Description:
Predicted 3D model of RNase P RNA and transfer RNA as a complex of 470 nucleotides. Model confidence (mean pLDDT): 76 of 100. It holds a member of the Rfam family "Bacterial RNase P class A". From the family's description: Ribonuclease P (RNase P) is a ubiquitous endoribonuclease, found in archaea, bacteria and eukarya as well as chloroplasts and mitochondria. The family's RNA type in Rfam is ribozyme.
RNA sequence: CCAGAAGGUUGGAUGACCGCGUGCAUGCAAAUGCCCGAGGAAAGUCCGGGCUUCACGGGAACACGGUGCCGGAUAACGUCCGGGCGCGAAACGGGCUUGCCCGUUUUGUGACGGCCAGUGCAACAGAGAACAUACCGCCUCUUCGGAGGUAAGGGUGAAAAGGUGCGGUAAGAGCGCACCGCCAGACCGGUAACGGGAUGGGCAUGGUAAACCCCACCGGAAGCAAGACCAAAUAGGGAAAACACGCAAAGCUUGCUUUGCACGGCCCGUUUCCGGCCGCGUUUUCCGGGUCGGUCGCCAGAGGCGUCAGGUAACUGCCGCCCGAGAUGAAUGGUCAUCCAGGCGGGGAUCAAACCCCGUUGGACAGAACCCGGCUUACAGACCUUCUGGCCCU
RNA sequence: GAUCGCUUAGCUCAGCCGGUAGAGCAACUGACUUUUAAUCAGUAGGUCGAGAGUUCGAAUCUCUCAGCGAUCACCA
Repeated sequence: CCAGAAGGUUGGAUGACCGCGUGCAUGCAAAUGCCCGAGGAAAGUCCGGGCUUCACGGGAACACGGUGCCGGAUAACGUCCGGGCGCGAAACGGGCUUGCCCGUUUUGUGACGGCCAGUGCAACAGAGAACAUACCGCCUCUUCGGAGGUAAGGGUGAAAAGGUGCGGUAAGAGCGCACCGCCAGACCGGUAACGGGAUGGGCAUGGUAAACCCCACCGGAAGCAAGACCAAAUAGGGAAAACACGCAAAGCUUGCUUUGCACGGCCCGUUUCCGGCCGCGUUUUCCGGGUCGGUCGCCAGAGGCGUCAGGUAACUGCCGCCCGAGAUGAAUGGUCAUCCAGGCGGGGAUCAAACCCCGUUGGACAGAACCCGGCUUACAGACCUUCUGGCCCU
Repeated sequence: GAUCGCUUAGCUCAGCCGGUAGAGCAACUGACUUUUAAUCAGUAGGUCGAGAGUUCGAAUCUCUCAGCGAUCACCA
C1' cells in the first nucleotide's frame, strides 16, 4: 500500500424562490410578517415500564402464560455489566506414537436449571434400541440334527456395557493389574456459580425437557380507537301547562286513576273466528342522556451535554449549561445555484505514488402519531480502533 | 395506531403433542366411441412462504423476517 473480518462513530453544508403545519404579532375579515418543524433506526410491534379505565378486603393454594449458570446494574426487562463453565479460532510452551494431546494467554460465542421424581419417544437398517441382544465369528461337547460358553473381531445404525497394554483363559470378558478416562469425595479457596483435591469405587445409573413434566422466580385484565370534558339539527325518553277525548263500572284526593268493551298495530302468504301482547290524541316550554363536531390527554422528560466523585464495569450521585415537531383524510416538500466527503476519466509532476489542474458523476436505509428503556431487522459512502493474509522498501 | 390469525401440487383443502406428504377438481397417456363429452385404467407434478436454531431426524418445535387477511369509538 492492497484485500478481508470484527467493533465503534457519522450518515452532507450554505443560500435564493415557491409551497405545507403548529405557535406568536398585526388586522373586523381576507391576509401579511417572524420563529420553529423527523430518525439511528421514527420500522417490526418482539419484550419491559410510565399513564389511563375496569376489577379488587387481606393472605394462601390451584390453573394458565413467561423466564432459567452465579453475582450485580436498573423504574422494569427475555436488556446491560462482571465472573464461572462448555464450544470455536489464533499465538506461545511442553510431550511424544510427527500430527495429535496437554497447559497458558488473547479473542469470539452459547435459549447455559433438572432426564439416578415419574411418564413418553427413537422411523429405516440391524440378531439386539433401554434394568437389551447373539447374525457372522471364536471355543468346548456332539448321536453331526444340534446343545452350551463367550462378548475379543466383523457387520447395522445418529446412538450398541470406557480406551491401550500385560497377565489370565478351552475361547473370552474390569476377570485381575498398570496408565489414561469416569463417578463419589473428607478437607481447602471463593459472596456464589464453580475450582483444587487426600482417599475410595472396577465403573450395566446412554440421548431427548425449543417432549409431557419437576424445581425456583415473575405476572389482575385491557390498551391513547385507553380515557376525561363541552356539546348542534332530527328522532326518541321524562316533566309541566293548554286544548281535545267513544261507552260503562268501581274507587276516592271530585277530576283524576284503575278495569272491561270499543279503536289501531303485532302474533311469518291472505281472509274470518277465538285467544294473547302492545298503544292510547295535538301543541308549546323545560330537563337529562347521547350522535355529528370540538377541547384536553399531547410533549420539560426514568431528557441531553459537560466537570467532579464512587464503582473493574454496566451504572449512580452532586453541580452547571442547554432543549418550543405535535399533525389528526394526518404538515416537515420541490426547484435552482455554490461548495464538501467520495468515485471515474484525462493531463502535469514523480522510478512509482502522495500532490496539483480540468471534466464528469455524486450522498444509502427510510419517514414521527401518547411517551420512555431495550431487542431485532434495513442501511450507499466516509472516518477511527484491533486482528489476519499478500506485495514492496529499510 | 393497536390486537389477532393464515401461508402445503395449477386451484380448494387434509396432515401439525417429530420418523421423510396425501385427497378432490384440473393436466397428460391409454381404453371405450364414427368423433367429442361422460366413464374406466394409469402417469407426472411439492427443497410444505424465506432464513437460522433445537434434534440422529423438522411441513410439524423455537426464534427472526416476508406476504395476505380479520377485528377494535360511544350509547341503547